Molecule: c-di-GMP-I riboswitch aptamer
Organism: Pseudomonadota bacterium
RNA sequence: UGAGGAAAACGCCAACCCCGGUGCGAGCCGGGUACGGAAAGCUACGGGUCUGCGUGCACGGCCGCGGUCCACAAAUCCCGCGGCCGGGAAUCGCAGACAGCCGGGCUGCCCUC
Numbered sequence: 001u002g003a004g005g006a007a008a009a010c011g012c013c014a015a016c017c018c019c020g021g022u023g024c025g026a027g028c029c030g031g032g033u034a035c036g037g038a039a040a041g042c043u044a045c046g047g048g049u050c051u052g053c054g055u056g057c058a059c060g061g062c063c064g065c066g067g068u069c070c071a072c073a074a075a076u077c078c079c080g081c082g083g084c085c086g087g088g089a090a091u092c093g094c095a096g097a098c099a100g101c102c103g104g105g106c107u108g109c110c111c112u113c
Stems, first nucleotide, its partner, number of pairs: 002113004012037002017032006035100001041106003045103003048098007059086009
C1' cells in the first nucleotide's frame, strides 16, 4: 500500500419506541433505550423510495344555450355544447428529504495474508 476477516482486545455507532425542540411536509436535532451494524464514519455523484408546489383524467354542483317529449307554451326529466367552482388518477416539471435502500467516491481502529 492492497485484499480479506471480526475469533480476540480497546472501543465506536444506535433501529423501533418514549420525551422535548424544529420544519407545510418527507424529515432533522437533543436526551433515554438497543433492533442491529466491520465502516450503521463522511459524501446526494448514479439508481431508488418519500415529501411540498405546479400541471392535470374520471366525477359532482351551478349558470347559459340548443335538442327531444308534451294539444300549444312553460316547467320537470333526459341528451349535447360552453362558462365557473370543487375535485384530483396518470404523466411531466421545479424544489427538497432519506447515507440503517442499493451502488459509487473519500477516510479509518485491530488481526491475517